[in-house]
Context: one part of a larger RNA
RNA sequence: GUCUGCGAGUCAGUGGCAUGUGGCGAGCCUAAGCCGUCGAGGUGGAGGCGUAGCGAAAGCGAGUCUUAAAAGGCGUCUUGAGUCGCGUGUCCUGGACCCGAAGCGGGAUGAUCUAGCCCUGGGCAGGUUGAAGCGCGGGUAAGACCGCGUGGAGGACCGCACCCACUUAGGUUGAAAACUGAGGGGAUGACCUGGGGUUAGGGGUGAAAGGCCAAUCAAAUUCCGUGAUAGCUGGUUCUCUCCGAAAUGCAUUUAGGUGCAGCGUUGGUUGAUUGCGCGCAGGGGGUAGAGCGACUGGAUGCUUGCGGGCCCGUACCGGGUACCAAUAGCAACCAAACUCCGAAUACCUGUCGUGUGUAUGCCAGCAGUGAGUCGGCGGGGGAUAAGCUCCGUCGUCGAGGGGGAGACAGCCCUGACCGUCGUCUAAGGUCCCCAAGCGCGUGCUAAGUGGGAAAGGAUGUGGAGUCGCAUAGACAGCCAGGAGGUUGGCUCAGAAGCAGCCAUCCUUGAAAGAGUGCGUAACAGCUCACUGGUCUAGUGGUUCCGCGCCGACAAUGUAGCGGGGCUCAAGCACGCCACCGAAGACGCGGCAACGACCCUUGUGGUUGUUGGGUAGGAGAGCGUCCCAUGCCGGGUUGAAGCCGCGGAGUGAUCCUGUGGUGGACCGUAUGGGAGUGAGAAUGCAGAC
Numbered sequence: 001g002u003c004u005g006c007g008a009g010u011c012a013g014u015g016g017c018a019u020g021u022g023g024c025g026a027g028c029c030u031a032a033g034c035c036g037u038c039g040a041g042g043u044g045g046a047g048g049c050g051u052a053g054c055g056a057a058a059g060c061g062a063g064u065c066u067u068a069a070a071a072g073g074c075g076u077c078u079u080g081a082g083u084c085g086c087g088u089g090u091c092c093u094g095g096a097c098c099c100g101a102a103g104c105g106g107g108a109u110g111a112u113c114u115a116g117c118c119c120u121g122g123g124c125a126g127g128u129u130g131a132a133g134c135g136c137g138g139g140u141a142a143g144a145c146c147g148c149g150u151g152g153a154g155g156a157c158c159g160c161a162c163c164c165a166c167u168u169a170g171g172u173u174g175a176a177a178a179c180u181g182a183g184g185g186g187a188u189g190a191c192c193u194g195g196g197g198u199u200a201g202g203g204g205u206g207a208a209a210g211g212c213c214a215a216u217c218a219a220a221u222u223c224c225g226u227g228a229u230a231g232c233u234g235g236u237u238c239u240c241u242c243c244g245a246a247a248u249g250c251a252u253u254u255a256g257g258u259g260c261a262g263c264g265u266u267g268g269u270u271g272a273u274u275g276c277g278c279g280c281a282g283g284g285g286g287u288a289g290a291g292c293g294a295c296u297g298g299a300u301g302c303u304u305g306c307g308g309g310c311c312c313g314u315a316c317c318g319g320g321u322a323c324c325a326a327u328a329g330c331a332a333c334c335a336a337a338c339u340c341c342g343a344a345u346a347c348c349u350g351u352c353g354u355g356u357g358u359a360u361g362c363c364a365g366c367a368g369u370g371a372g373u374c375g376g377c378g379g380g381g382g383a384u385a386a387g388c389u390c391c392g393u394c395g396u397c398g399a400g401g402g403g404g405a406g407a408c409a410g411c412c413c414u415g416a417c418c419g420u421c422g423u424c425u426a427a428g429g430u431c432c433c434c435a436a437g438c439g440c441g442u443g444c445u446a447a448g449u450g451g452g453a454a455a456g457g458a459u460g461u462g463g464a465g466u467c468g469c470a471u472a473g474a475c476a477g478c479c480a481g482g483a484g485g486u487u488g489g490c491u492c493a494g495a496a497g498c499a500g501c502c503a504u505c506c507u508u509g510a511a512a513g514a515g516u517g518c519g520u521a522a523c524a525g526c527u528c529a530c531u532g533g534u535c536u537a538g539u540g541g542u543u544c545c546g547c548g549c550c551g552a553c554a555a556u557g558u559a560g561c562g563g564g565g566c567u568c569a570a571g572c573a574c575g576c577c578a579c580c581g582a583a584g585a586c587g588c589g590g591c592a593a594c595g596a597c598c599c600u601u602g603u604g605g606u607u608g609u610u611g612g613g614u615a616g617g618a619g620a621g622c623g624u625c626c627c628a629u630g631c632c633g634g635g636u637u638g639a640a641g642c643c644g645c646g647g648a649g650u651g652a653u654c655c656u657g658u659g660g661u662g663g664a665c666c667g668u669a670u671g672g673g674a675g676u677g678a679g680a681a682u683g684c685a686g687a688c
Stems, first nucleotide, its partner, number of pairs: 001688006011094003015091010027049003033043003053060002063074003097235002100232001104225006115199009124189001126158003129154001133150006162186003166183005201217001203213003238621006248261005262369002264366006274359001275356005280350004289341001290339002296335003300331004307324002309321004372397001374395008401414004417590004422586003428580003431564003437577001439576006450566001456550002460547010477534005483507003488502003513528001517526002591611008599602001622677001624674008633666002641661005646655003
């Protein structure tokens, strides 16, 4: 891992509430106990609930309480239904749907591992060093001291056994739940070690690491309390039918929990002055926008210049100012917490009309939800960032399948009862993959733009304007001129059109700047503006619109159309016709739920609407085991079970249909009772 078996809402209480059903009914019922039975019943009135309430109570009573009294509170009336069984839903108390802690407490068991200590034994090859003391000699007044021997000290040295475990390699489903190899440290000591004892769990022991106390230690192991508790995770077993949510508000030692409300479902009631949509009519508003000489504030320019600053002057007066600037005027603006104004929507109301048809309100049983998500629109936060975050509003998903978007919960179209080798459409498409037009008409694009992108840039190209110049000859090209005063003045070493500053005239003329650029040290030289000639018909500027171009760099391989491929298109724009295309709509057949109508009242007929669905509510069924009763049911002429085949049902499932196997029990109807349905729980056991 697979297979087989097992595996989770149960039971109890003369408990609560509700509902269905039954007995009795202004009443209803017994409890313990006692008598009795194969099986059962009888007895038992203590007591409980109801029939009357009010008051804290005494108590009073259709009233009562407060009170001096009344007002007022709670009751009475219109009268009034309970109680006891059984079934079901749900809650409470219990382990209470099942499995799951880490832990807490109590009693025991452990020092054969290991830590410390006690008693009694054992072990340490070999080599080295050479302390004290002592002897002798030297030395001294005597010493101290020195030398040579002797001696054999030491948590001394090197190094086996023995003990340890520092490094590295291997090993890591190991040879081994801590090892192996090669090196390393101690090796007469606080040494190592055998045997026997001792200290025990909030306790021991510890040269102290929270170490060790039997592969277990920040509190051992084992049994018990114990099914501890778990607002947490996981799991929770057959079918069909009807309806169908929420991810919000308030509160919470509350935030992944819970209470109440909201939203779901079921039953009862409400049967119209109800609800909802549309129309009509009547309302309030201060948003969008706009405005501000209409306020509160902000804020720019010009004019005005109260006042102030600075300077001058001064006994006082005063004067200057290109600084700041009140006020006023002119002009142009800004605001969520500004408003002289002010929509669209939205909201409220209804004596109105119309559509829908109970969708509304109330009461009662049972819930789930209280993590939302993305998209459009209006906003706050952020950076007018985020698949960001927080609100409002609508939609989708959630709980929604189908078609489109290559693939793609939240986008676009569309809400799937079942069948159908019928029809029409939506979004989106119609060259091939791939169903349907390489459709028609008029243009555009040349970039594979289409098929990713900005500021910005450009004689791309098409269209529409507008302003110049032009047969009195334009634009471009070519030929020629482009001069004189003058090297303008200043500056400067120089400054001559052309470093810089100032001025920018006059003359000749067809025209020519006190000079557009290159150039020189400065000149020179080339060129332009401007003019004539030649040539000949258009040529320039500017604005707007359509489609293109550049801007454009990333990592496996084209890789920014799904692919092939596409250029008067298979791209783009506008217009037109046709077709394809879904579980949409329609046709035909069928099932179910709910309503209406009809009668011959039936499990009836006709007809209409409805039938996606998670949590969840409600209903109807299938199957397993056991019991009671009937079928005087079936069965050795072959039961159950098992393996096939065939048939039936919307499904769970069924067949006393059939073949084989098997060898003794089984079915059906009604009712009752449950250890009643397996794929999941890192489920449990077994097999492979």
Overview: A computed fold for a 688-nucleotide part of an RNA from Bifidobacterium pseudolongum, annotated as large-subunit ribosomal RNA, domain II. Rfam family: Bacterial large subunit ribosomal RNA. The RNAcentral record of the full RNA draws on ENA. The coordinates come from a structure-prediction model, not an experiment, and the mean pLDDT is 83.